[in-house]
């Protein structure tokens, strides 16, 4: 490079949650790890005291994975 495929943003509907946000369906902005893990940052939520929680498609890092000109 190619081939087989995969995931699925925003938004809408339903549902759970105080909330950030999660889950299911629709839907595709994009993604070679947009697979997975809250370990370190960052952002967000709750409390407003300690602290607890959310986000992996914010960044880093760990582990794992399809193809194969290389």
């Nucleotide at each position: 490079a190619a081939a087989a495929g995969g995931c699925a943003a925003a938004c809408c509907c339903g549902u759970c949650g105080u909330g950030a946000g999660g889950c299911g369906g629709g839907g595709a902005c994009g993604c070679a790890a947009a697979g997975c893990c809250a370990c370190g940052g960052a952002a967000c939520c709750c409390a407003c005291a300690c602290g607890g929680g959310u986000u992996g498609g914010c960044c880093g890092g760990a582990c794992u994975g399809c193809c194969g000109a290389a």

A computed fold for a 70-nucleotide RNA from uncultured Solirubrobacter sp., annotated as c-di-GMP-I riboswitch aptamer. The RNAcentral record of the sequence draws on MGnify.